Predicted 3D model of a 76-nucleotide RNA (transfer RNA) from Ignavibacteria bacterium UBA5771. The source organism's lineage runs through Bacteria, Pseudomonadati, Ignavibacteriota and Ignavibacteria.

RNA sequence: GACUCGGUAGCUCAGCUGGUAGAGCAUUAGACUUUUAAUCUAAGGGCCAUGGGUUCGAUCCCCGUCCGAGUCACCA
Numbered sequence: 001g002a003c004u005c006g007g008u009a010g011c012u013c014a015g016c017u018g019g020u021a022g023a024g025c026a027u028u029a030g031a032c033u034u035u036u037a038a039u040c041u042a043a044g045g046g047c048c049a050u051g052g053g054u055u056c057g058a059u060c061c062c063c064g065u066c067c068g069a070g071u072c073a074c075c076a
Stems, first nucleotide, its partner, number of pairs: 001072007010025004019056001027043005033037001049065005
């Protein structure tokens, strides 16, 4: 440098054919008893990396940019 895959809650990850996004863990609160904690219930937490485009409507499709991983090539 070319190509491929990925970026979604604090962390790890889902998300179907485009129709206003979820789980587990963690956090907080309550209940309970086996009390430095476990279990159960509930709640909070999101510019879906970013800038445009298409569309009535975009996490999803198209283009650019940034970041990460991989393959190949090049150079020393």
The prediction has a mean pLDDT of 81. It was read from a public genome assembly.